[in-house]
Molecule: c-di-GMP-I riboswitch aptamer
Organism: Clostridiaceae bacterium
RNA sequence: CAACGACAAAGGCAAACCGGACGAAAGCCCGGGACGCAAAGCUAAAGGGCCUGACCCACGGACUCGCUGGGGUCUGACGGAAUGGCAGCCAGUUGCCGAC
Numbered sequence: 001c002a003a004c005g006a007c008a009a010a011g012g013c014a015a016a017c018c019g020g021a022c023g024a025a026a027g028c029c030c031g032g033g034a035c036g037c038a039a040a041g042c043u044a045a046a047g048g049g050c051c052u053g054a055c056c057c058a059c060g061g062a063c064u065c066g067c068u069g070g071g072g073u074c075u076g077a078c079g080g081a082a083u084g085g086c087a088g089c090c091a092g093u094u095g096c097c098g099a100c
Stems, first nucleotide, its partner, number of pairs: 004098002012037002017032004022027001035088001041093003047090002049086003056080002059076007
């Protein structure tokens, strides 16, 4: 230095759930709480994958406008849709300690 990860040492993080706040949602933040974690540190359009689906597009219904072409409002759901989100999915990258 690399690999490796111990009934080692010093520590660290914090799942589910509960309360509060934000968000359309996924989810995030704060407090409590510990399932666990050798990276459960960091990196999210610009590595892969996954989640949500607002604006928008497409479709159906109702109402309406000058009822021909077309427009507007409301509503529905199994569609599409991310530079929205997840790093405790893989990955990239940095790092404490020193038994075997």